[in-house]
RNA sequence: CGGGAUGUAGCGCAGUUUGGUAGCGCAUCACGUUCGGGACGUGGGGGUCGCAGGUUCAAAUCCUGUCAUCCCGA
Numbered sequence: 001c002g003g004g005a006u007g008u009a010g011c012g013c014a015g016u017u018u019g020g021u022a023g024c025g026c027a028u029c030a031c032g033u034u035c036g037g038g039a040c041g042u043g044g045g046g047g048u049c050g051c052a053g054g055u056u057c058a059a060a061u062c063c064u065g066u067c068a069u070c071c072c073g074a
Stems, first nucleotide, its partner, number of pairs: 001073007010026004020057001028044005050066005
């Protein structure tokens, strides 16, 4: 320098194919249960999807640029 993959909640991930309310597990908080803790049960909070721009009534999803990490090649 060229090509590819990944980037979504504190952590691990799904959702992209076919644009239409942003989800799951763990964690965390509250309550119940317990003498207390753990475990279990119920409920809640937490994101504007790596960043910027474009298309569209509407973008995590499509298009362009860019950043980080990893892999391959030179």
The RNA shown here (transfer RNA) has 74 nucleotides and comes from a bacterium. Rfam family: tRNA. Its mean pLDDT, the model's own confidence on a scale to 100, is 82. The sequence was found in a public genome assembly.